This is a predicted structure of a 73-nucleotide RNA (transfer RNA) from a Pseudomonadota bacterium. Lineage of the source: Bacteria > Pseudomonadati > Pseudomonadota. The sequence is in RNAcentral, with records from ENA.
RNA sequence: GGGCCCGUAGUUCAGCGGCUAGAACGCUCGCUUUGCACGCGAGAGGUCAGCGGUUCAAAUCCGCUCGGGUCCA
Numbered sequence: 001g002g003g004c005c006c007g008u009a010g011u012u013c014a015g016c017g018g019c020u021a022g023a024a025c026g027c028u029c030g031c032u033u034u035g036c037a038c039g040c041g042a043g044a045g046g047u048c049a050g051c052g053g054u055u056c057a058a059a060u061c062c063g064c065u066c067g068g069g070u071c072c073a
Stems, first nucleotide, its partner, number of pairs: 001072007010025004018056001027043005049065005
């Protein structure tokens, strides 16, 4: 330098172009306990890597850039 894959919550990951973007774990609060843990309930937490394009509508499709992985030279 070139090919391919990936980038979504603190973490691991879902998410046919169409409802307010979700799950588990973690975090906070409450219930429960003498207390802790477990369990139950509620809540907070998101620039969907960035910019542009297509579309009535984009996390999703297209282009470029950035970052990570992998292969080739």

It matches the Rfam family "tRNA". Rfam's curators write: Transfer RNA (tRNA) molecules are approximately 80 nucleotides in length. Rfam classes the family as a transfer RNA.